[in-house]
RNA sequence: AACUUAUGAAGAAAGGUGGAGGGACAGGCCCUUUGAAACCUUGGCAACCUAUCACAACAAAGUGAAAAGGUGCCAAAUCCGAUUCCGAAGGAAAAAGAUAAGUU
Numbered sequence: 001a002a003c004u005u006a007u008g009a010a011g012a013a014a015g016g017u018g019g020a021g022g023g024a025c026a027g028g029c030c031c032u033u034u035g036a037a038a039c040c041u042u043g044g045c046a047a048c049c050u051a052u053c054a055c056a057a058c059a060a061a062g063u064g065a066a067a068a069g070g071u072g073c074c075a076a077a078u079c080c081g082a083u084u085c086c087g088a089a090g091g092a093a094a095a096a097g098a099u100a101a102g103u104u
Base pairs, nucleotide, nucleotide: 001104002103003102004101005100006099007098013042014041015040016039017038021031022030023029027080028079043074044073045072048070049069050068052065053064054063055062078096083093084092085091086090
């Protein structure tokens, strides 16, 4: 980097450095000098993977607990939306992107 599978209206921020952008992507809408990005420290959320525990005789699968390790995440539904279908509002599906696990 590509492919496969799963998930997404839940949840979780303070400090330091920094000094103008950021929210992937038309458009919209929003965040931001009451301090953006990035980096660092500390804290937290979650439970995808590993390890652990409980249930069931064992194994597998499953459900639940816990949170040590590997990731991830901590404005707004993946912020809305961009394609298709139905439609009065609106709804459904997809695409794309994100994360995890696996394969090449």